[in-house]
Context: one part of a larger RNA
RNA sequence: GAGUGAACGCUGGCGGCGUGCUUAACACAUGCAAGUCGAACGAGAACGGUCCUAGCUUGCUAGGAUGUCAGCUAAGUGGCGGACGGGUGAGUAAUGUAUAGUUAAUCUGCCCUUUAGAGAGGAAUAACUACUGGAAACGGUAGCUAAUACCUCAUACUCCUUCUUUAUUAAUUAAAGUUGGGAAAUGUUUUUUCGCUAAAGGAUGAGACUAUAUGGUAUCAGGUAGUUGGUGGGGUAAGAGCCUACCAAGCCAAUGACGCCUAGCUGGUCUGAGAGGAUGAUCAGCCACACUGGAACUGAGACACGGUCCAGACUCCUACGGGAGGCAGCAGUGGGGAAUAUUGCACAAUGGAGGAAACUCUGAUGCAGCAACGCCGCGUGGAGGAUGGCACAUUUCGGUGCGUAAACUCCUUUUAUAUGGGAAGAUAAUGACGGUACCAUAUGAAUAAGCACCGGCUAACUCCGUGCCAGCAGCCGCGGUAAUACGGAGGGUGCAAGCGUUACUC
Numbered sequence: 001g002a003g004u005g006a007a008c009g010c011u012g013g014c015g016g017c018g019u020g021c022u023u024a025a026c027a028c029a030u031g032c033a034a035g036u037c038g039a040a041c042g043a044g045a046a047c048g049g050u051c052c053u054a055g056c057u058u059g060c061u062a063g064g065a066u067g068u069c070a071g072c073u074a075a076g077u078g079g080c081g082g083a084c085g086g087g088u089g090a091g092u093a094a095u096g097u098a099u100a101g102u103u104a105a106u107c108u109g110c111c112c113u114u115u116a117g118a119g120a121g122g123a124a125u126a127a128c129u130a131c132u133g134g135a136a137a138c139g140g141u142a143g144c145u146a147a148u149a150c151c152u153c154a155u156a157c158u159c160c161u162u163c164u165u166u167a168u169u170a171a172u173u174a175a176a177g178u179u180g181g182g183a184a185a186u187g188u189u190u191u192u193u194c195g196c197u198a199a200a201g202g203a204u205g206a207g208a209c210u211a212u213a214u215g216g217u218a219u220c221a222g223g224u225a226g227u228u229g230g231u232g233g234g235g236u237a238a239g240a241g242c243c244u245a246c247c248a249a250g251c252c253a254a255u256g257a258c259g260c261c262u263a264g265c266u267g268g269u270c271u272g273a274g275a276g277g278a279u280g281a282u283c284a285g286c287c288a289c290a291c292u293g294g295a296a297c298u299g300a301g302a303c304a305c306g307g308u309c310c311a312g313a314c315u316c317c318u319a320c321g322g323g324a325g326g327c328a329g330c331a332g333u334g335g336g337g338a339a340u341a342u343u344g345c346a347c348a349a350u351g352g353a354g355g356a357a358a359c360u361c362u363g364a365u366g367c368a369g370c371a372a373c374g375c376c377g378c379g380u381g382g383a384g385g386a387u388g389g390c391a392c393a394u395u396u397c398g399g400u401g402c403g404u405a406a407a408c409u410c411c412u413u414u415u416a417u418a419u420g421g422g423a424a425g426a427u428a429a430u431g432a433c434g435g436u437a438c439c440a441u442a443u444g445a446a447u448a449a450g451c452a453c454c455g456g457c458u459a460a461c462u463c464c465g466u467g468c469c470a471g472c473a474g475c476c477g478c479g480g481u482a483a484u485a486c487g488g489a490g491g492g493u494g495c496a497a498g499c500g501u502u503a504c505u506c
Base pairs, nucleotide, nucleotide: 001506002505003504004503006502007501008500009499010498013378014377015376016375017374018373019371020370021336026334027333028332030331031330032329035080036079037078040077041076043073044072047071048069049066050065051064052063053062054061055060056059087289088288089287096214097213098212099211100210101209102208103207106206107205111202112201113200114199115198116197117196119153120152121151122150128143129142130141131140132139133138159181160180163177164176165175166174167173187194215261216260217259222252223251224250227249228248229247230246231245232244233243234242264286265285266284267283268279269278270277271276291312292311293310294309295308314325315324316323317322342368344367345366346365350364351362352361353360354359381411382410383409384408392401393400394399416443417442418441419440420439421438425433450495451494452493453492454491455476456475457474461490462489463488464487465486471478472477
């Protein structure tokens, strides 16, 4: 000098765009953050509609009926989605990340393309009803019923699988034949549609493997028995000691094994002429985690933040028998801290889930609020105005400085305030923002300047007070009676809605 997710002191007019718990991965009251589909299904607790009856304020009040009224829907069965989106950085020095590859060792719901198909049956179960246990959470027994829920049979080429032949390879693999096996919902809709099954290809996403790079420490020198390799078996979507039995005794290490400490990694960011050094907030990619530890289930995908089970700590309820919970989602609270915001509005846009759609949900997102936290822009008036007032300071007492500064005259209205109009963002409709941005008119210089410094480095000097005291200080150093260095004042210098200080990086 440059920089910061900064903090502190003094000060503070506006706008645009960004940013905002760096500390306790500490504990959390409350609300919301993942639902949706009646065009899969039985059903009818509500709300509407229709009809009937009564009252009359003559079109609403009350009561009743109606499950087809081809409205609607709590709860339930079923489907898809809750593996995305959002948060955090505890762990992790390599099971991670970055770059380049391999997968002939693999999977892939929804989506796209192509081919072929969907025949015949069956048994249940929730809801519901009855009885019943429990304080509750939640159940139990009996009976009834439906489906795109479940099951059986048939059929099926390239699908899986056994074997044979041929070709081929390091292993493999391919073609032909052959043994055994495996699908479906003619379901829904008024129709069109949308769905279902098998196979092939694509796209997307993911798994696995390899090479190189990726902190400190030798005051860590030896480490390792599933350890290293082989064979048989198992396991996975898939290769492999991934697991297991047996056999062999290997494997890694001074090019740093093993241990300990620290740490999410990268694109990037800051600095620097560069080489490099430091760093990893916001935004984007990957990884890991979800009170702590462990485990699997479901599923195309999880060993699953707002799912399940077990154990633990903590908090809450309890009728003491037993139960409930997980903000490192958005707000918000306590605590910690030098320090970091609203328990806001809207699904209008973009995107996501479900749905044929209408639409519903969406603290993702879009916006608004708070904070000079940062960057950028604007303003706090402009022109004229003197042998130059007063005050203040200084003085060699003559004067000089503040100073064209002010007063005063003329002008302007960025901004401000008031009134009126008023968008784009939306492609037919739909606008939270928002009567916002912006425009017009009116008013009137009106509403708007501070902070640090002035011995040298370093731009800027005098007076008074103090008297090695009080104090200053980044370094050198000032202060012991004329201190340009302390404190005040006048004046000046620098930057400016900021200015200084502190901390950290280059």
Small-subunit ribosomal RNA, 5' domain from an uncultured Campylobacterota bacterium, 506 nucleotides, folded computationally. The full RNA is in RNAcentral, with records from ENA, Greengenes and SILVA. It matches the Rfam family "Bacterial small subunit ribosomal RNA". Its family is annotated with ribosome and structural constituent of ribosome in the Gene Ontology. The prediction has a mean pLDDT of 81.